[in-house]
This is a predicted structure of a 534-nucleotide part of an RNA (large-subunit ribosomal RNA, domain I) from Allomuricauda sp. The prediction has a mean pLDDT of 84. The organism belongs to Allomuricauda, within Bacteria. The full RNA is in RNAcentral, with records from ENA.

Context: one part of a larger RNA
Order: sequence, then structure tokens, then C1' cells
RNA sequence: GGCGUAUGGGGAAUGCCUAGGCUCUCAGAGGCGAUGAAGGACGUGAUAAGCUGCGAAAAUCCACGGGGAGCUGCACAUGAGCAUUGAUCCGUGGGUGUCCGAAUGGGGCAACCCGGCUGGUUGAAGGCCAGUCACACCGUAAGGUGGGCGAACCCGUUGAACUGAAACAUCUAAGUAGACGGAGGAAGAGAAAACAAGAGUGAUUCCGAGAGUAGCGGCGAGCGAAAUCGGACUGGCCCAAACCGUUGUUGUUCCGGCAAUAACGGGGUUGUAGGACCACAAUGUUCUUUGCGCGACGAACUGGAACCCUUUGGAAAGAGGGGCCGUAGACGGUGAUAGCCCGGUACAGGCAAGGAGCGUUAAAGAUAGUGGUAUCCUGAGUAGCGCGGGGCACGUGAAACCCUGUGUGAAUCCGGCGGGACCAUCCGCCAAGGCUAAAUACUCCUGGGAGACCGAUAGUGAACCAGUACCGUGAGGGAAAGGUGAAAAGAACCGUGAAUAACGGAGUGAAAUAGACCCUGAAACCAUACGCCU
Repeated sequence: GGCGUAUGGGGAAUGCCUAGGCUCUCAGAGGCGAUGAAGGACGUGAUAAGCUGCGAAAAUCCACGGGGAGCUGCACAUGAGCAUUGAUCCGUGGGUGUCCGAAUGGGGCAACCCGGCUGGUUGAAGGCCAGUCACACCGUAAGGUGGGCGAACCCGUUGAACUGAAACAUCUAAGUAGACGGAGGAAGAGAAAACAAGAGUGAUUCCGAGAGUAGCGGCGAGCGAAAUCGGACUGGCCCAAACCGUUGUUGUUCCGGCAAUAACGGGGUUGUAGGACCACAAUGUUCUUUGCGCGACGAACUGGAACCCUUUGGAAAGAGGGGCCGUAGACGGUGAUAGCCCGGUACAGGCAAGGAGCGUUAAAGAUAGUGGUAUCCUGAGUAGCGCGGGGCACGUGAAACCCUGUGUGAAUCCGGCGGGACCAUCCGCCAAGGCUAAAUACUCCUGGGAGACCGAUAGUGAACCAGUACCGUGAGGGAAAGGUGAAAAGAACCGUGAAUAACGGAGUGAAAUAGACCCUGAAACCAUACGCCU
């Protein structure tokens, strides 16, 4: 020096564990904000740095309800207190709520500076305290509304490129990502100028099929319907106009009116055309809102069955024996594995605010028939057309249909639009005004439940005081870090030592090679002892 064995050190793999995550599911909630939000700054405790709570009334104040012996958060300790005259604690409602922040009296380098007016305090001034003072829109005014924040979902405006086409330009990616605006608990769409095809359907939305079909396509890459059928859910309405009335204004007048116009009210809303208008008939039916009554459910919370002995052990819930309850054998805990030890669980009760829904007829509102057809009405710079674009699965094509920048520009029920160029026949429908629940999408958030999901290099970046420490001028980037024990019983006391370091005794404990650098404790690496070899 090497190899081997043993014992230690070192190290933190492995095993076990879970306080945290992940993905779903059911239900709730789907907003907060000038009554000042979200988010912060600074304060606030007997001692108080951090976190949490709270706001100069500051780990809180008041009321009501619950609850019943301890309490002063994490968080020990000392001190000082509180509480059966009911505290701490839980629920509901209210009060207070500095300063910044949309931030809004003016300013500003956020948490700061400086004002006006009114009132209070003061003899007065100053100071202090209270209130008020931004802007935009609506309104004569009084006053009202808006602004900002928020995870996704939704609608609108705008809108890429990488990429694919094995290059690339039409095309694709994609109306995606991104930007901006807006709304709601959903949004959007929606009550046929629709489809269809000689038969019919009857608003919209969503799912399955139709179908990777018909088509579109440098007919490349690729893109990609609809009718119809099966389901989910179902619900329909209101204006403009004709006509009538009221009021105002203007004109005219024989001073009775007449005409025009505006506002408001009635009326009316469709395609077998309907309505106005005229005539006849009828006083009924149904629905909505408000009021009243009932009311499932609904906070804290309450009740809630049934077990002992022996044995091993540090400890029984294990093993053995004998019982019991069960509308409860979910789950968690307890010194190892507990239906019957504890919390709970099934079930039952309770109930504030609230409250789906049901009933009632008290009020208000809405809704209906038959016939006639002379006259009137039925959405105009619209439909259509030319040019240029866009959307439709459809790239200009034979290109219908929808939208519109520009230029033109109808008809009026003997009317008009559509059925994929166009024409005829036939069929369907009534544009140029508007509203509309449900079926559908999503989950920042609350509660319950589940997992052939993870188990600390995993699972969220974050199980731990993490969007922290740290890095960056900044936008931004972004960690590591869990486990004593059943219980602190966390090692009194003694010794070595400079020592409150470390260690040796002693003691605790089942265990201290569980001693706080604390469960298990692999390997590398280091040391010691012994053996063998050189």
C1' cells in the first nucleotide's frame, strides 16, 4: 500500500407518514365599488420583531340568538386581569373604520403638501374638530347615473407571424394569438320576405347521426356544409301606420268652427293577407303584477344506541373468552389494528334574516267572436342594379344568398321577396322597427363527496411566514427548506473544561445509536481494530 471482516464517523438515498397539492362531481354563489372597492401604507398588545385580527371606539365596541367553565390569537413565559350578575367562543345584524388607491377641493415623486365655503371650540386671531367643494352624461331644478377592480365563460371592433404546402406568392396557420370596447349570471340567437319539393315542416339554442358525405381547393397542402332523422328544452310577444280623442302652437274665419302641425292617450300588428272603417253579437275566458295568508327549506346549535374479563406488551384497539347496539359497521382520534372509549355517524329536533312554491280574489293591467270590402294603412335613399370589398364549407367561379364603401334607385296588395346564374310554371313567405324564459358555456369563490391521482427532486412555483429570500435599471425571473417522543417526561445534580462550547456520569423514557444538526439511516468518502498478501 492492497484486499477482506468488524465497529464507528460522514452523508441523506430508501421505507413509512401527511399538514399540502392535482383532477373530477353535486349543490350554492356568480360579483365588489363614490354608503369610497380590489389592493396597499401606517398604526394597534402589559412586555410585541414577524404572521393573523383589527382601525385613534384599533387581537376590538353594541344588540339579539346560541353556548356553559374556563379565558386573555399563532405562542411558550412572567405579570396583571376577565368570567356563573354567564366571560372567552359561535351565528346574525349594527357601530367605528387613520392615510393612499377609480381617488374625486387643488397639487404631488401613492400612503404626502396646500386650500375655499359653512358650522363648532375661543374674548379675538391662529390652531384644532365636523361637514362640503373633481369631471362626464341625463334632468328646468331637486336629484340621478357613470368612472375602478375581478379567474374563466360571452358579444362586438381590430387583427398577426412562426408554421404547413417538404421552396414560395394564391392558399394554410386563423378570424387563432394579441390589442381595444361592452354586458350578464350566463351571453349571443330567436317567433319565417325560413326550409322543403309535388309530400310536408313550422322561432331560436345545444347534443348524437347525416359525414369526412355534397362540395370548395396553386382541384396542391388542405378546408368542409345543409336538408333530414334521433334527443335535450319548449313560449311566445310589443311597436310604427290607417282611424279616434285630449292639450298646445300657427293660419284662416261668418267667432260656432275649419285646416296644418307637435306631444300624449286610445286603437292596431298580419299572408287562407291582416288591420283601420261599417254592421252584428257578447260582458265571458285565461294570464301577469302588487297586496294578504300558508309555507318546504334555511345560521349558530340540541338530542343521539351498544363492552366487559383474561393475556402479551411501555401502552390494547391485537390474541383468547363471553356479551350488546344497529334507520348508526361513514370517517377521524385515542400509547399497536375499536360498531359498543372520545368526537361523530343514521335518524330526529331547533330556527333569525331570508325564502322556492302554493292558495286567495282585494286592486291594477293584458287577452277574444261573425259578416261586409267603396275608401284608407301595412317600416325608402330602403329593395334592386353598376363598381370595389367582406361574409357564407363555397378561393369569382355558371355564383344564388347575406353585409356595405361608392354611384344610382323602385313597387304599394291588380303589391313584393325567395326556392343556388337566368326565364316560365308551381310552391313557400311578407324585408327595410323592437323584446323574449328554458335546454347551452364557464368557475376567482363557498360547502359536501370521489379518485386503478402525487406523497416532499413527486404533487401547485409555494405541505414550512412563498410569489418570500435572492437576481435584474426595468419589464421580468424566481428558489431551497416537512417528520424527537405516546407524553417534554426536552436531561435536576456531579465531573473534565476558559466556557452559557463539547464531552463523560447521573436521571427520564419501551427505546437516547429517539437528545433537539433529533423516525428509518443505503452508497460514495474517512477512521480504528483484526486477518491475509506484497